[in-house]
Context: one part of a larger RNA
RNA sequence: UGACGGGGGCCCGCACAAGCGGUGGAGCAUGUGGUUUAAUUCGACGCAACGCGAAGAACCUUACCAGGGAUUGACAUCCCCUGACCGGACAUGAAAGUGUCCUUUACCCUUCGGGGUACAGGGAGACAGGUGGUGCAUGGUUGUCGUCAGCUCGUGUCGUGAGAUGUUGGGUUAAGUCCCGCAACGAGCGCAACCCCUACGUUUAGUUGCUAACAGGUAAGCUGAGCACUCUAAAUGGACUGCCGUUGACAAAACGGAGGAAGGUGGGGAUGACGUCAAAUCAUCAUGCCCCUUAUACCCUGGGCUACACACGUGCUACAAUGGUCCGUACAGAGGGCAGCGACACGGCGACGUGAAGCGAAUCCCUUAAAGCGGAUCUCAGUUCGGAUUGCAGGCUGCAACUCGCCUGCAUGAAGUCGGAAUCGCUAGUAAUCGCAGGUCAGCAUACUGCGGUGAAUACGUUCCCGGGCCUUGUACA
Numbered sequence: 001u002g003a004c005g006g007g008g009g010c011c012c013g014c015a016c017a018a019g020c021g022g023u024g025g026a027g028c029a030u031g032u033g034g035u036u037u038a039a040u041u042c043g044a045c046g047c048a049a050c051g052c053g054a055a056g057a058a059c060c061u062u063a064c065c066a067g068g069g070a071u072u073g074a075c076a077u078c079c080c081c082u083g084a085c086c087g088g089a090c091a092u093g094a095a096a097g098u099g100u101c102c103u104u105u106a107c108c109c110u111u112c113g114g115g116g117u118a119c120a121g122g123g124a125g126a127c128a129g130g131u132g133g134u135g136c137a138u139g140g141u142u143g144u145c146g147u148c149a150g151c152u153c154g155u156g157u158c159g160u161g162a163g164a165u166g167u168u169g170g171g172u173u174a175a176g177u178c179c180c181g182c183a184a185c186g187a188g189c190g191c192a193a194c195c196c197c198u199a200c201g202u203u204u205a206g207u208u209g210c211u212a213a214c215a216g217g218u219a220a221g222c223u224g225a226g227c228a229c230u231c232u233a234a235a236u237g238g239a240c241u242g243c244c245g246u247u248g249a250c251a252a253a254a255c256g257g258a259g260g261a262a263g264g265u266g267g268g269g270a271u272g273a274c275g276u277c278a279a280a281u282c283a284u285c286a287u288g289c290c291c292c293u294u295a296u297a298c299c300c301u302g303g304g305c306u307a308c309a310c311a312c313g314u315g316c317u318a319c320a321a322u323g324g325u326c327c328g329u330a331c332a333g334a335g336g337g338c339a340g341c342g343a344c345a346c347g348g349c350g351a352c353g354u355g356a357a358g359c360g361a362a363u364c365c366c367u368u369a370a371a372g373c374g375g376a377u378c379u380c381a382g383u384u385c386g387g388a389u390u391g392c393a394g395g396c397u398g399c400a401a402c403u404c405g406c407c408u409g410c411a412u413g414a415a416g417u418c419g420g421a422a423u424c425g426c427u428a429g430u431a432a433u434c435g436c437a438g439g440u441c442a443g444c445a446u447a448c449u450g451c452g453g454u455g456a457a458u459a460c461g462u463u464c465c466c467g468g469g470c471c472u473u474g475u476a477c478a
Base pairs, nucleotide, nucleotide: 001478002477003475004474005473007472008471009470010469011468012467013466015462016461019426020425021424022423023422026317027316028315029314030313031312032311033310034308035307042053043052064303065302066301067300068299069298073127077126078125079123080122081121082120083119087102088101089100090099091098092097106117107116108115109114129292130291132290133289134288138286139285140281141280142279143277145275150189151188152187153186154185155184156165157164158163169180170179171178195269196268197267198266200237201236202235203234204233205232206231209227210226211225214224215223216222240263243257244256245255246254247253319419323378324377325376326375327374328373329372335366336365337364340359341358344355345354346353347352385416390411391410392409393408394407395406396405432454433453434452435451436450437449438448
């Protein structure tokens, strides 16, 4: 100087408390461990691994296993020889491939001898290739403490020195934020602001958007018409403790108030200092060294990654009446669409099929949002709750749904009556609850990323648990 303490002081955080809803019990989905297996490819392991890499394993992917093949190679450059390439048929085979036959005879330059270019086949070797090892050799990227308020430097001063001071102290703040004081005076990286979205206005603009007035129309912004309004998307204004009062040290600031769409960082996002964990990644990529080279490289078929006594994590659906079922009826936002979205009509109980308009989209489509509201029924039961499991019959995608996809109809109708010890999330348009969309994608979503609808309860307080910041103290630790 740090680190640590079941030392002290001050302060903060859904850290506790106060509340609301969960997990832990059930069934299923998914990941992991274990076990099994020819293989169940590999990585990730307290927080910070475990719906994680994977924004989607039937083949492919695929790295694993079995078998079949081939060795200058699936891919790149160089040399020699031959030939344009391409294409088709047959045999064999699971395919990859192997064999036979047919067809065809490129372009540029030329002294007409030939040379060159690209492509294909053959050959020799240099080499290719490796998701092989080492993340404890590395770059790059990322997680975490933590959006915590810290981390440092120059000059000066103090100390023999390591170092100290500044950065401590009194207040204050979300903040090393600001004020005052001070052997310090300044400065840098962080904080804040500058950026984006959102909440209110103004101006410009008016189609594909909108419809107040006028006109037409059975009706529909449907048409004329208009750009007032909504909206769209560009510019701009607006919030700064600016104003008033009180407190404070005549400070910084705090509290209350006015005005205001918004008030003290308005709400949200992006943004992550010096560093810590030899943290993660050699399987995104790059790369040193080591290793393989008729194989640890390459092609193919089939299988596996989907196994199942069990254990754990994360979720979905429930156990019902604040509910289930049926009928009617209302209101979003944000997205996506041409190898696409597909209206509408017809067929089918339905999944879906057939035909097909419109739309590269503020125009057309996906697209009926659902919870909600009105009515009817069920009357507390393993039920008209719950839907697992299984049987049969179908649909869709795709060479192909057996291993191993999704969906529909009929039938079947398991566990489950609110969950032990323990444990998690959340402070407001939040929790809870309800649906919608997108990416991945041929097909496949209870996951993920977004979007809106309905919309709470509670916070006395900081003694205690956990984590963190500053000062101080002790130390047989570095």
Notes
The part of an RNA shown here (small-subunit ribosomal RNA, 3' major domain) has 478 nucleotides and comes from Deinococcus sp. It was read from a public genome assembly. It matches the Rfam family "Bacterial small subunit ribosomal RNA".